[in-house]
Formats: sequence, structure tokens, C1' cells
RNA sequence: GGCAGAGUAAGUAGUAUGCGUUAAGUGUUAGAAGAUGGGAAGUUGCUUCUAAACGAAGAUUAAUAUCGCGUUGUACUGCUGCAUCCGCUGUU
Repeated sequence: GGCAGAGUAAGUAGUAUGCGUUAAGUGUUAGAAGAUGGGAAGUUGCUUCUAAACGAAGAUUAAUAUCGCGUUGUACUGCUGCAUCCGCUGUU
């Protein structure tokens, strides 16, 4: 030097366990901030805050129980997963 490969944020599916169902959460729009392969750099994407508009599936039961519902939180596991340059691993 050539070839091959691994790893982020995160996405998705399953399982477990919560929360809400007296409407929080999620999602949408605008603005601000932040983090984001080992390094550089930065976009898609992600997170947080503020504001605005929008907006829902409850039912059974003696019951603190049961069955649901929510583009619902968290954890674990599987799969997917950063252009470019350098680095790393294997090989030549």
C1' cells in the first nucleotide's frame, strides 16, 4: 500500500415490569440548547427546554381483581445502524 471486518447516537421486534385511561404521556409546528464509533469534521437522526395548535377506549366485577386501550415509560435480548479522512482488528 491492497482486501476484509468491528464499534456511536438511534430505529425496530419480542419478553418482563410500570404509568395513564379523573388524560399525563406520545405525536405535530416554531424557537433555543445539548450529546452523538478512538480522533477530526458534520449531516440525517436523537435528547432537553419554551411557546402554540391538536388530541384518545373503555368495559366487566363483591373486589385493591380481570380483559382491553395508549403511534405510553423503563430494563433485557435479537436484528438494523454515521458519508469522508485518520486510527483499530484480521489478512496479504

This is a predicted structure of a 92-nucleotide RNA (THF (Tetrahydrofolate) riboswitch aptamer). The sequence was found by an Rfam model in a public genome assembly. Rfam family: THF (Tetrahydrofolate) riboswitch aptamer. Rfam links the family to the GO term tetrahydrofolate metabolic process.